[in-house]
């Protein structure tokens, strides 16, 4: 310097043909229990890296940028 790839909750990750952002963990609560741990129910947690575009509508589509891995050279 080229090319690819990934970037969503505190972690590790789904998201399908563009239509109301989840799950597992992990945190509180609250029941169970003599307590504790398991167990069960339940609540909170999100500027989907960052900026712009397209559309009635973008986490998805497009473009720049940033970062982290990889391959060539």
């Nucleotide at each position: 310097g080229c090319c690819g790839a990934u970037a969503u909750a505190g972690c590790u990750c789904a998201g399908u043909u563009g239509g109301u952002a989840g799950a597992g963990c992990a945190a509180c609560u609250c029941a169970u229990u003599c307590g504790u741990a398991a167990u069960g129910a339940g609540u909170a947690g999100g500027u989907c890296a960052u900026g712009a575009g397209u559309u009635c509508g973008a986490g998805u589509c497009u473009c720049a940028u940033u970062a982290u891995c990889g391959g060539c050279u």

Transfer RNA from a bacterium, 73 nucleotides, folded computationally.
Its Rfam family is "tRNA".
The coordinates come from a structure-prediction model, not an experiment, and the mean pLDDT is 82.
The sequence was found in a public genome assembly.